[in-house]
Predicted 3D model of a 732-nucleotide part of an RNA (large-subunit ribosomal RNA, domain II) from Choricystis parasitica. It matches the Rfam family "Bacterial large subunit ribosomal RNA". The prediction has a mean pLDDT of 80.
Context: one part of a larger RNA
Formats: sequence, structure tokens, C1' cells
RNA sequence: GUCAGCGAGUCAAGUUUUGUGGCAAGCUUAAGCCGAUAGGUGGAGGCGUAGGAAAUCCGAGGAUACAUCAAAUGAUGUAUAGUCCCAAAAUUUGAACCCGAAACCGAGUGAUCUCGUCAUGAGCAGGUUGAAAGAGAGGUAAUACUUUCUGGAGGACCGAACCCACGUCUGUGGCAAUAGGCGGGGAUGACUUGUGACGAGAGGUGAAAAGCCAAACGAACUCGGAGAUAGCUGGUUUUCUGCGAAAUCUAUGUAGGUAGAGCGUUCAUUGAAAAUAUCUUUGGGGGUAGAGCACUCUUUGGGUGAGGGUUGCCCAAAGCGAUACCGAACUCACGGAAACUCCGAAUACCACAGAUAAUUUCUUACUCUGUAAGAAAAACCAAUGAGCAGACAGACUUUGGGCGCUAAGGUCCAAAGUCGAGAGGGAAAAAGCCCAGAUCACACGCUAAGGUCCCAAAACAUAUACUGAGUGGGAAAAGAUGAUAAUGACAUUCGUUUGAAUGCCACAAGCAUAGACAACCAGGAGGUGGGCUUGGAAGCAGCCAUCCUUUCAAGAAAGCGUAAGAGCUCACUGGUCGAGCUUAUUAUCACUGAAAAUGUAACGGGUCUUAAGUAUAUUACCGAAGCGGUGGGAGUACGUGUGAAAUGCACGUACUCGGUAGCAGAACGUUCUGUAUUCAAUGAAGGUAUUUUGUGAAAAAUACUGGAGAGAUCAGAAGUGAGAAUGCUGAC
Repeated sequence: GUCAGCGAGUCAAGUUUUGUGGCAAGCUUAAGCCGAUAGGUGGAGGCGUAGGAAAUCCGAGGAUACAUCAAAUGAUGUAUAGUCCCAAAAUUUGAACCCGAAACCGAGUGAUCUCGUCAUGAGCAGGUUGAAAGAGAGGUAAUACUUUCUGGAGGACCGAACCCACGUCUGUGGCAAUAGGCGGGGAUGACUUGUGACGAGAGGUGAAAAGCCAAACGAACUCGGAGAUAGCUGGUUUUCUGCGAAAUCUAUGUAGGUAGAGCGUUCAUUGAAAAUAUCUUUGGGGGUAGAGCACUCUUUGGGUGAGGGUUGCCCAAAGCGAUACCGAACUCACGGAAACUCCGAAUACCACAGAUAAUUUCUUACUCUGUAAGAAAAACCAAUGAGCAGACAGACUUUGGGCGCUAAGGUCCAAAGUCGAGAGGGAAAAAGCCCAGAUCACACGCUAAGGUCCCAAAACAUAUACUGAGUGGGAAAAGAUGAUAAUGACAUUCGUUUGAAUGCCACAAGCAUAGACAACCAGGAGGUGGGCUUGGAAGCAGCCAUCCUUUCAAGAAAGCGUAAGAGCUCACUGGUCGAGCUUAUUAUCACUGAAAAUGUAACGGGUCUUAAGUAUAUUACCGAAGCGGUGGGAGUACGUGUGAAAUGCACGUACUCGGUAGCAGAACGUUCUGUAUUCAAUGAAGGUAUUUUGUGAAAAAUACUGGAGAGAUCAGAAGUGAGAAUGCUGAC
């Protein structure tokens, strides 16, 4: 891991509600006793029949409150329904759906491991060093002192056994739950070791590491309290049907829990063309968007300008002046504002009225496929009451905002949608985007979003344009002789931010057959080398001025150049040529800007260029579980028929049938019991296979196997259904 078996809302008592039933202003027994599967007895007690008040107490009322009355206030009571058994659901107390702690407490068991101590024993090859002390000799007045020998001290030295464990390699499911190899430290000592003994769990022991106390010690192990507790994690077993949430508010030693409310479900009651929804008319309140500056705050420039500063009149004071300083206030013009408003929408919200959203069935009449009249009915819906919940981690998208960086798949609000709990089609792929809400079947049809060259269903569709960049098929500021189109006036309409549409004239500013633009040919002069400056300054270093003349035209010179000159161009002009040209602005499409890590890799791919790209317009087609068609099923409501009756059965009409948590309903199967002498060797259960029936859980039949038990129907009772719990046991 697979298979098989086992494996989780139970039982008792109390309470509440609903339902069946008994009796009913009453209902009912408990223990016990008799009897012994039945039943009888037992009225103690309980609930109900009156409530209010803390209570005295009062009483269909009572209490609070008040000097008193009236009035008021309250989860209050009063116009009669209870009670008992049973069943279902929930709840309370118990282990209380199951498994799961770390811990706490009690009583015991442990020092054969290890820590310390005590008693008694044992062990330490060999080699080295040579303390004290002693002796001899020398030496001294005597000591001292010197020297030689003897001697054999030491937590002395080297190094085996023994003890230890510093480095490294191997080993890591190992040889080994701590080892092996190569080295290393101590090795007469605070040494090592045998045996026996002592110290015990909030206790010991500890040359102290919270070390050790029998291979896991910051409190041992065993059993018990004990099924401790777990607002936490995991798991919780058959089917079908109806409806179907929430992730919010308030509170919380509360924030991943819980309670009340909101939202779901079931039952009951009530409402009724009323309620609700949408649309329309009318009437409302508002202070948002916008706008504005009348208030408040803020702000830019100018004018006027009190006052202040500085300064003059020799100094002080006063006064009179000056001022390229500051400057209130007033004033003109430009602005800003969530906590500004002289103003002020659209929406939203509230209210009256009207319209629409539901009608169906039955009866009668008539001119009878119909019309008219009358009657009845309830669903959806809403409200109230009651039972039972779940939920209180939400996510993204769009819009309006706060925080943040107008960062975030960020975070916090508001409004809407989707997901959550939603399948299907589209966006290559895809919770939250677009379309659309799956009762079932069909090789049927029509469409939505999105598409129609091939992959791949459907027009290389039609018309008119644009793009040349594979732009399309990723990006900004910025840049650029890319392409195309346009530009005005008037009138009308709409809008108002500068705009758009239509009509009409046929059109920006200019130049141009009196010859433009470009090119080529030619000219581009004189006063004059203007004046000044300067070594020089002659159009062209710099300063000042910038005139006049001749001319078709030509600057006291736009550029190059020279030391200064000279020289070459330009402006400007003539000629040649012969038809459009120059400048500015706007719009659309395109270009540059453009660098990333395995491999094209920024159309899903192939590929596509008067497109299979882009824009506008048009038609056809494809395209979903949408809609429709044909057929089947189910639910709810109503009606009809059948029938003694039913909640049964059959038919009709209308509507409905996605679904997590969850609520409600109806069923299947398992074991046992009653029914119960029904079946079975002429073959039970069980097994294997096939077929049939049922929406399904499942059931039946047949064949083979098997070899002795099984059980219809209708009821009852539960150890009643497994795929998940790192589930438990076994097998493989």
C1' cells in the first nucleotide's frame, strides 16, 4: 500500500414544543402491597381551575407612584382547557458523537545503570630523575660551609596493562540504540577496580553540566483518581424529494469561541386586489457631485496706505523732511478648501394616486368551438406566533471614498454583481471577467456572448477607406521631410471645456503665366578704408551711428577668410526654364525610443499584406445544459372522477424542479421479536454468473455451486449501513 473484519449522537432522569390517543374543570398516580409475562390495588403527591405584590395583604384585579383625586407606568393578569400515556425533535445534568494531550493528585516500586559515601579486598611491565636525612673527608674556637658516597622523596618524568575520550576518517536500516581505524591524555594517585552496605521523587546525589537516579529526568517508573479537561485538529457509515443561508450589527478577559438581532427552514394563524415589486404622474425633505468666493481659513500680483524700521536737520526730546526696507486695513484682478458655502444637480429615499405583474374552476342563461352574469378558491407574497438551525475567517470585479506612494493579488468602508453554494458556452489554459442559471432523454430546430483561411463548427462574404510597420500580435516621456485626410464663411439643431451633426458656397495664411519654388547663367556697385578705438581695425576684435547716391538690384553687411588687406558666399536683382510652391495647425494609421537569464516564447499554433490587419456600414451562417420541438418523471396548488372513507388511486389546469451549511418530508436495507407449523435433502442459508424490475437505496428470477437451515406480510425493538479518523486487528 491493497483486501477482509471492527470502528463514532447512545442510555437514564428532568424540561419545552409538535403529533396520535384517553378522559376533561378536571387529569393522573409514586413507592408499596396482592398476583406473578397479564393485571389489580394504592389519591400520599403532582399539574390545572386567579392573579398581583419583596411582603403584610388585596383580589378580577393587584402593584408602582401621589398630600389627595384624576391620569400615567409594567415583558403583569382577566372574555376557560387542561391533564396522562406513547412517538418525534431539541435542550439540561450526567464521560454524553468518537479518538487525541502536555499536565495535576494519591499509593507504591526502583541506586545490579549512574551520583556520593561507608566497610573490606585487589591492581599498577620496564625505564628515568635523584628531595629530605645519614655517613666519611675537608673546614671552623664551635657552628656554618664545601665535597664524595649512602639514601630513595614526588597529586615528579618517559611508557605498556588499566582508566579516559582531545582530533580526524569510516560507520549512520551500523559490527554497535555511541562502535571501528589512525593518532591523543592520565598511568603511586583528588588513581583504578571487585564485593557488601547506605541515601528515593519536590526527594536523593552532584569537584555544578539543571548533570545523574536502569538505553528519553527543568521533576523517575508502575498502578489508581480517569472515559481528567481540550472555546483546538482529525473523523462521523444507505437512498430519493421540497426549500435553501451567512461570513453583517450589538456585546463579550472578546477577537479562529459564544449570546441576542439580521439572513434559512417547518408548522399554525391572519391579511387580500390588500401587501410587495416595477413603471408613470404629483408632492416632499436634503446640502453630495459640480460650481462659487457672500462668510471662515488660505493664496498670487498691482494700487492706496495707518503704523514700524532706517536716515537728514550738531546730540537728546519734540517736530519737520527723505526712504530701491517691512507693512495692517481698504481696493482692483487671479486662485484653493473633507472638517468654507451666496448657490446647487443627477441618482437614492419617503408619501398619495393610477397602470402592470394571475388567474383558475364551477354554475346559470343565451344567438352554445363563444359571450355574459353570478359564485367559489387559494398559491406566490406579507405580517404575527411557535419548533429547529446554520452563520458572525469571506474573495474578486466595477463605481464612490479613507489609509498607503491616486504602490500591492495591500488594507478599511459604502453601492451593485459574480464566486462562495453554479454546472454549460466564450476569454488558448482560468473560483470572482463576458454570455447564460443544468428535472430526464433525443444523430431535432432557433439564438446569446464570441466567432466564420487551416488546426476547428461557420462567408479567403459584400461596400468604401486606411496601414507597409508582420504594425496588428506588450510600454512612457521624448524624437522624426513616414503615409493619408483636413483647415474657411454663413445658417439650423444638440451639447457646453475648446465640441458634434446637417445644409449651402467650394474654402487656412501667403507666393505664382505681370512667370512662383528649386536649379543653372549673370550682377551684388559708389560716397567709403563711415566715425571712434587701435600697432593695425578697410562690411565682418570692440564702441557709436546705420545715412545718402547710382541702380533691374545690392545691408555702413548674415557667414567663411586675412596681421591688416585681398579673396569666396549670402541677403537683394536680372535672365533661362514653365506650373504649381512655401509656411503653420489638426486628425487617423504607422516609425524610433524597446536590454535577461533551459528553447521560438509578448497572435494559442500554422500562417496572413487591395489581409485572414484596422475603421465604418450591411447581409448570411456557426455557436450553450439558454429558448423552442417530441416524449418521460417528480413537486406544489386547485378541480373532477372513483370510493363507506382516507393523507389512497386516476385524470385535468397552472406554476415549478442548480445547490454547500442547514431545515423539512418520504423510503431502502441489516440483526432480533411478534404475526407463525409458511418454505426446505424433489436441496435452506451462503457463493459464482446472467437476465429482468425500480428515479434510487435495492429487489426478483434462472443456471451452476453448496449441504441444513431460512422466512412472505403487517408491526415492534435496535450493538442498524464506512472510503477516509498519520484509525484498530489480521492476511498478502